Context: one part of a larger RNA
RNA sequence: GAUUGAACGCUGGCGGCAUGCUUUACACAUGCAAGUCGAACGGCAGCACAGGGAGCUUGCUCCCGGGUGGCGAGUGGCGCACGGGUGAGUAAUACAUCGGAACGUGUCCUGUUGUGGGGGAUAACUGCUCGAAAGGGUGGCUAAUACCGCAUGAGACCUGAGGGUGAAAGCGGGGGAUCGCAAGACCUCGCGCAAUUGGAGCGGCCGAUGCCCGAUUAGCUAGUUGGUGAGGUAAAGGCUCACCAAGGCGACGAUCGGUAGCUGGUCUGAGAGGACGACCAGCCACACUGGGACUGAGACACGGCCCAGACACCUACGGGAGGCAGCAGUGGGGAAUAUUGCACAAUGGGGGAAACCCUGAUGCAGCAACGCCGCGUGAGUGAAGAAGUAUUUCGGUAUGUAAAGCUCUAUCAGCAGGGAAGAUAAUGACGGUACCUGACUAAGAAGCUCCGGCUAAAUACGUGCCAGCAGCCGCGGUAAUACGUAUGGAGCAAGCGUUAUCC
Numbered sequence: 001g002a003u004u005g006a007a008c009g010c011u012g013g014c015g016g017c018a019u020g021c022u023u024u025a026c027a028c029a030u031g032c033a034a035g036u037c038g039a040a041c042g043g044c045a046g047c048a049c050a051g052g053g054a055g056c057u058u059g060c061u062c063c064c065g066g067g068u069g070g071c072g073a074g075u076g077g078c079g080c081a082c083g084g085g086u087g088a089g090u091a092a093u094a095c096a097u098c099g100g101a102a103c104g105u106g107u108c109c110u111g112u113u114g115u116g117g118g119g120g121a122u123a124a125c126u127g128c129u130c131g132a133a134a135g136g137g138u139g140g141c142u143a144a145u146a147c148c149g150c151a152u153g154a155g156a157c158c159u160g161a162g163g164g165u166g167a168a169a170g171c172g173g174g175g176g177a178u179c180g181c182a183a184g185a186c187c188u189c190g191c192g193c194a195a196u197u198g199g200a201g202c203g204g205c206c207g208a209u210g211c212c213c214g215a216u217u218a219g220c221u222a223g224u225u226g227g228u229g230a231g232g233u234a235a236a237g238g239c240u241c242a243c244c245a246a247g248g249c250g251a252c253g254a255u256c257g258g259u260a261g262c263u264g265g266u267c268u269g270a271g272a273g274g275a276c277g278a279c280c281a282g283c284c285a286c287a288c289u290g291g292g293a294c295u296g297a298g299a300c301a302c303g304g305c306c307c308a309g310a311c312a313c314c315u316a317c318g319g320g321a322g323g324c325a326g327c328a329g330u331g332g333g334g335a336a337u338a339u340u341g342c343a344c345a346a347u348g349g350g351g352g353a354a355a356c357c358c359u360g361a362u363g364c365a366g367c368a369a370c371g372c373c374g375c376g377u378g379a380g381u382g383a384a385g386a387a388g389u390a391u392u393u394c395g396g397u398a399u400g401u402a403a404a405g406c407u408c409u410a411u412c413a414g415c416a417g418g419g420a421a422g423a424u425a426a427u428g429a430c431g432g433u434a435c436c437u438g439a440c441u442a443a444g445a446a447g448c449u450c451c452g453g454c455u456a457a458a459u460a461c462g463u464g465c466c467a468g469c470a471g472c473c474g475c476g477g478u479a480a481u482a483c484g485u486a487u488g489g490a491g492c493a494a495g496c497g498u499u500a501u502c503c
Stems, first nucleotide, its partner, number of pairs: 001503001004500001006499005013375005019368002021333001026331003030328003035078003040075002043071002047069003051064006085286003095210006103203003108199002111196005116150001118148002125140006156165003170191006178185002212258003219249003224246008261283004265276004288309005311322001313320002339365001341364003347361001348359004378408004388399004412444001415438004422430001447492005452473003458487005468475002
């Protein structure tokens, strides 16, 4: 000199764009952050409406009312494995780059073949009942795109090549004839369902190379290294097991210890390099701590389950309920880091045929000079060189065209009027915002550090090795350009200094 997710001191006008718990992966009150589908299903708790009945005050009240819109709870489907957070662990099951073969894949695209015929349950509901609650138990009824057989088998899988195994579900819209009392059958369109082929994208696995410090860590290793066989997995493999062999790694640093998420990148530097890994993007890991599996295409699952532990809440003491490293917010820690805001209008995501619903993702607004950038705090004229102040050799000199005065202008802020794009037919949180126009008044808007040398900028007074200054050299003991104050000056400027930090 340059840098920063900075902090502190003094000061502080406006706007744009960014950024904002680096410390305790400390503990969390409260609200919200993942639902949706009635076009899968039985239904009908609540709301509304047809329709029916009663009362009368003739337009109101009461009763009935799954018939309809719709829909709480329930069964079922899809989603909840995404999105969002954090960096504890991890020095290699990570990451980066380049390769590989023994794999999986819901939704999506593509091709092919089917979608026939049956059955038994169960929640809801209801009766009884246990419990303080959370939540159960038992009897009865019922539906399905829930569940289970049978049939069929193009292809798939297994095979001893003869053969064997194994599937499905319906729902909605429209409709002339025919059948049917009707529902419907039937036809047609759409969405589904089953099996299978190929693909896309995504994921699992393996290898090579690279990847911090310590030798005051030199030996490490028994499923250890390899083989055979078996099991297991979607899949290769000591992944696991039985048996056999005795191997495997290591001064080209094994093992052990310390530290650390990795990368694209960021900062600095002419470069080589050095340091770092906030924000943004990719990957990984984690979700109170440890362990485990279940469901599922996908998890060993942040807002799922089970067990154990610590903590903390309710309790009728028998037992229950909990997990902000989601968004806000609270306490605590700390030098230090924001609102318990608005909206789904846009972009994207989940569900749905759609309407639409959900979305603290996201879009915005709020707070903070935390950073970068831009703008302003006026312009011209003005010598009696006013007053004041400082100094003085008392003549003067400086502040100084500075002020006043005169003539102008109106950026920004303030006031008034108009008023977007962002959206495409509709739909705008932002927002009456940005922006435009008008009127108005120089008005509302300058500080901070320094002035001995390095280093731009000096005098007076006070102090008297005191009080103090200081980055280094060093100043101060009675004439201090170095301390304190004043005047003057220098530098930067809505900032300026200090501290920390890396190059």

A computed fold for a 503-nucleotide part of an RNA from a metagenome, annotated as small-subunit ribosomal RNA, 5' domain. The full RNA is in RNAcentral, with records from SILVA. The coordinates come from a structure-prediction model, not an experiment, and the mean pLDDT is 88.